Description:
The prediction has a mean pLDDT of 88. This is a predicted structure of an 87-nucleotide RNA (c-di-GMP-I riboswitch aptamer) from Planococcus wigleyi. The sequence was found by an Rfam model in a public genome assembly.
RNA sequence: UUGUGAUAAUGGCAAACUUAUUCGAAAGAUAAAGACGCAAAGCCACGGGCCUAAAUACGCAAUGUACAGGGCAGCCGGGUUACCAAA
Numbered sequence: 001u002u003g004u005g006a007u008a009a010u011g012g013c014a015a016a017c018u019u020a021u022u023c024g025a026a027a028g029a030u031a032a033a034g035a036c037g038c039a040a041a042g043c044c045a046c047g048g049g050c051c052u053a054a055a056u057a058c059g060c061a062a063u064g065u066a067c068a069g070g071g072c073a074g075c076c077g078g079g080u081u082a083c084c085a086a087a
Base pairs, nucleotide, nucleotide: 004085005084012038013037018032019031020030021029023028036074042080043079044078046077047076048075049072050071051070056066057065058064
């Protein structure tokens, strides 16, 4: 340095449920609380996937259909940065 990952050390993150928001159309986000889990569960929507469908288009209309410039990094892959060091 690369790989690897302990019944090691120091620390970290935080699913569901609940509450709140002069955040949001929604999905979702943020904060509090909580702990299912996580060795990148740090960061980036680049490829795939999934969620939503405001605006727009279609439609006589509908609680209709299509669609991401909206989301999910704790779905998979990729990129990138990083703590520790037994075997």